[in-house]
Molecule: Bacterial RNase P class A
Organism: Actinomycetota bacterium
């Protein structure tokens, strides 16, 4: 220099001007002044918690979740360190990574066979049949024919009953692998190495790693049921609590000693009496609109020290840093910064135009995931070149 890998931090700045929301000062109010005002993801709402209400003796069943080991944490499906497996020359990256010898189930297509027993092709000795080959005898001149006796590193069989799974074929996967011994052919039948399993010893908290011994071997799938270990009560800030109109209901007192209104006792009128009630007045209570709290001091930020490989813990100092309720945090101008294009250049530069992402709090916090123009910083790796 090139290519790559991992991590961190930023994601426009300054000034002016016009606005918006919260708080404070002043003030009767208006106005004015001061101050604060989005994010690394505020997003998806996928996990975990705080908080609140409801339920609840304890335990179990059902249901859901997590799933290598150790640690961190309020908790987690997160994080850190490690183990094992896979990928990469490497830095590094990825992993639904408990159990298949508890049981059940499944294994498409192809293939003989997909798991406890299989034999289609093929291999093999035996028996049988046929063919080929041999010796001897008889006949014949010969060719050849007949008889007989043995028998072959012989052949064929779309024959028989057996042995075998070594080979070929299929498949993601074929009943351990490779090589040898052995055998009629074969086979962990035997041997060596390798893989796996069991036991044991050593190292490690552990996952696991290493050594030795053993009998020789056990397919895969738990992203099927299941088994094992651990965790989980439900609903959610429109939680929940408090204050509380207007109107319409509900309850009580008065109205009702007397006067006055309506009905009944009593078909009409008058008077008197008894009784029920309305208007009206006051009070109580529930709910609604609305308001307040919850709700901004917190598992908080920064700095220093300290323990730990680290995640993180502990101690000290310091700071206060959005709080709306249809939802404020914005617009414009100037200069600068960065990027792209164009023009120009005396190669120092100058000018013009365009662009500067994703997105946006709503109870709060810890994570995960997803989106993101552009540049910045650092660790490490491979390779090339120069000294």
């Nucleotide at each position: 220099g090139u290519a790559g890998u991992c991590g961190g931090a930023c994601g426009g700045g300054u000034g002016g001007u016009c606005g918006c929301g919260g708080g404070g000062c002043c003030u009767u109010u208006c106005a004015g002044c001061c101050u604060c005002g989005a994010g690394g993801a505020a997003a998806g709402u996928c996990c975990g918690g705080a908080c609140u209400c409801c339920a609840c003796a304890g335990g179990g069943c059902a249901g859901g979740g997590u799933g290598c080991u150790g640690g961190a944490u309020a908790a987690c499906g997160u994080c850190c360190a490690g183990g094992c497996g896979g990928g990469g020359c490497g830095a590094c990256c990825c992993g639904a990574c408990g159990g298949a010898a508890a049981g059940c189930g499944c294994c498409a297509c192809a293939g003989a066979a997909a798991a406890g027993g299989a034999a289609a092709u093929a291999c093999c000795a035996g028996c049988c049949a046929c063919c080929c080959g041999g010796g001897c005898c008889c006949g014949g001149a010969a060719a050849c024919g007949g008889g007989u006796c043995a028998u072959g590193c012989g052949g064929u069989g779309a024959g028989c009953g057996g042995g075998u799974c070594a080979a070929g074929c299929u498949g993601a996967a074929a009943c351990g692998g490779u090589g040898g011994u052995g055998u009629a052919a074969g086979a962990g039948a035997c041997c060596a190495c390798c893989a796996g399993c069991g036991g044991u010893c050593c190292g490690g908290u552990g996952a696991c790693g290493g050594g030795c011994c053993g009998g020789c071997u056990u397919g895969g799938c738990a992203a099927g049921c299941c088994c094992c270990a651990c965790c989980c009560g439900g609903a959610g800030c429109g939680a929940u609590g408090c204050c509380a109109a207007a109107u319409a209901g509900g309850g009580g007192a008065g109205g009702a000693c007397g006067c006055g209104g309506u009905g009944g006792c009593c078909c009409g009128c008058c008077g008197c009496g008894c009784u029920a009630c309305a208007a009206c007045u006051c009070c109580c209570g529930g709910g609604u609109a609305g308001g307040c709290a919850g709700c901004a001091u917190g598992a908080g930020g920064c700095c220093c020290g300290u323990g730990g490989c680290a995640a993180c813990g502990c101690g000290g100092g310091u700071c206060c840093c959005a709080g709306a309720u249809a939802g404020a945090u914005g617009g414009c101008c100037a200069c600068c910064a960065c990027c792209g294009c164009c023009c120009u250049u005396u190669c120092g530069g100058g000018g013009g135009c365009g662009g500067u992402a994703c997105a946006g709090a709503a109870u709060c916090c810890g994570g995960c995931u997803u989106a993101c123009a552009g540049g910045c910083c650092g660790g490490c790796u491979a390779u090339c070149c120069c000294c």